[in-house]
Context: one part of a larger RNA
This record gives sequence, structure tokens and C1' cells, in this order.
RNA sequence: UUGGGCGUAAAGCGCACGUAGGCGGCUCGUUAUGUCGGGUGUGAAAGCCCUGGGCUCAACCCAGGAAGUGCACUCGAAACUGGCGAGCUUGAAUAUGGAAGAGGGUCGCGGAAUUCCCGGUGUAGAGGUGAAAUUCGUAGAUAUCGGGAGGAACACCAGUGGCGAAAGCGGCGACCUGGGCCAAUAUUGACGCUGAGGUGCGAAAGCGUGGGGAGCAAACAGGAUUAGAUACCCUGGUAGUCCACGCCCUAAACGAUGUCGACUGGUUGUUGGGGGUUUGACACUCUCAGUAACGAAGCUAACGCGUGAAGUCGACCGCCUGGGGAGUACGGCCGCAAGGUUAAAACUC
Repeated sequence: UUGGGCGUAAAGCGCACGUAGGCGGCUCGUUAUGUCGGGUGUGAAAGCCCUGGGCUCAACCCAGGAAGUGCACUCGAAACUGGCGAGCUUGAAUAUGGAAGAGGGUCGCGGAAUUCCCGGUGUAGAGGUGAAAUUCGUAGAUAUCGGGAGGAACACCAGUGGCGAAAGCGGCGACCUGGGCCAAUAUUGACGCUGAGGUGCGAAAGCGUGGGGAGCAAACAGGAUUAGAUACCCUGGUAGUCCACGCCCUAAACGAUGUCGACUGGUUGUUGGGGGUUUGACACUCUCAGUAACGAAGCUAACGCGUGAAGUCGACCGCCUGGGGAGUACGGCCGCAAGGUUAAAACUC
């Protein structure tokens, strides 16, 4: 490079927005870039191929022809592709009316519980474990009642329930704000899809500055266990966990399944709409959007997937190419650092 692949064998960027590029709905006209056809010129000789000939044959040699898939010019074709012009409404978007939601941000409020402080009652234990001990307690603990302080998290509701692009989001209220869905019309008229670079977001841990600190708890200390025990268990306990601002940019960032579109039998549950039947809360039924279970065909190495595909196709991007060395070294870029990202080779099996 060709070819083959990417749920689990190597392989989908953590997620989105979007630049270039690639690709792009229906109809008419025009053009002639690609495309197709004809002609002319050129495409040296030798060689290859064909025909004939010369060395007794052949190799070899000689002559003629064909070919040379190409390029240039020219004349044409107009279905497809591209360009230009005109139009269309199915793709896309906007408007109107609705209902749902832990979607995001700011401010405020609430109750339960833990801890601590003060006071009352009260007395010898409490705590902890497999059993213990370290630990706390006659300077009055544990238990119990009343009062107070403070921080963090929001029981039940709660649901293979909901929302969000992903990360993620759960007490209550107000304000600001994003997206999706449904119904019926109207409007714009291809305005679209993807997306190398780029930009933004991105759990936890970690870092910087300043706050905060109840509980929990790396490190650390002690007590146990044990042959040892730098652990598992216990008693303590600092960073951290929380807030503001600024960094870091990783993950089994998982559906281990890129995004968008088209097509292809069914069944059951559930969430949010809309319609029909019904006097009607019910019940039944149709439909759109989501979410789960099972399964025709088909696919798959199997497991399994199966209208939300891993089925049948199209567009675009990313990625893989034996194991180890190694997601390492060197260099570049980024970072305060920790480190991240890009990313080899020798050697070896």
C1' cells in the first nucleotide's frame, strides 16, 4: 500500500460545538468541469505481440504490420456529477398553544441525626471485640431531660421512574436560565449531515490563595491478631472531604457498542404527550417520543444482538495490524507541581 476489521479476540476520541474538507432532497432550463464518443497530431529506435524471410533448426538476426491503455488540439453528446439561473416542500429551522422533568446557576428557609458546650437527674461503670486491650469515667463518664453552637448530608416519597451531550443531577421556596416532547396550523425554502486542526465542558483524587471544619478519614500513633503483620479488627487522628476563585484533564469517563439518515415480522411492562369509544373516575383502543424485558428473519467464532440492531444500506470522522520491551525513552507541546498528551527503537519470545 492493498485487503480485512473495531460489544467481549488488537481497535469508537470521555462528551459536545464547530473551521477547512468530504458528502448532500425534488422539478425545469442552461452550461460543458468531470464523464462518454469521433477526428487529427504526437507517443524515437530497439524490445513485447502478429506475419513473412536469413543462418541445415533454434537461440540470434532482417523486413513489414499491430500495439503503445497516454498527452495535446479539435468536432460532437448531455443521462449522471459539477457550475449558473428559476421554482418546489418531503429534509432542516422558526412562529402559536400545551404538558412533564433530581437539566444548570444564585439567594433564602426547614426538620431528623452525629459531635461539642452549659445546666438538671443520677452512680460506677462505659466503650469496643471472635475474645481482648489501647481509650473514656468518682475532677462524676455512659444513660436521661432541658437549653445552646456549628458543619455536612437531605430518611420516607423512590420506581430496570425522570432530566442532561457526556461528566453528572435528589429536602422546601423564590428569582434567572438551557434543552427535549406533543398537537394543530402557518412561515422560510435545502438554510442540511459529518467534521482533520481548533474551542468549550469534563467524576474522583491532586495543586495554589483565602475561608470553613460536625461526621468521616489517606498519612501517622497506639492496642490486638500473627512465626512476622509496615495489613485485615479496635481506640485515636492530620491532610482531605465543604465554600469562593484559579489550575489539573485523567477513569472499567462502559452500552467496553462514534455521529446522522433510510429500510426491515411481532409480544409484554413502564414514563411523558395527543386522539377515539364511553355519562364517567375506570376500562378498552390508536398514535408520537423515551425507557426496560422477551423474541421472527437476519447477523455473530460463540456468547449474544435483534425497529433503541451487533440486521440490510448510505455519508463523514476516529481507531487497529503478534506478545514483551511500553503507553516507556528521547524530542515537542501543555502544567505551579504531580504529571498529561503526542510517541519510538534496540533487544527478546
Overview:
Small-subunit ribosomal RNA, central domain from an uncultured bacterium, 349 nucleotides, folded computationally. The coordinates come from a structure-prediction model, not an experiment, and the mean pLDDT is 90. The full RNA is in RNAcentral, with records from ENA and SILVA.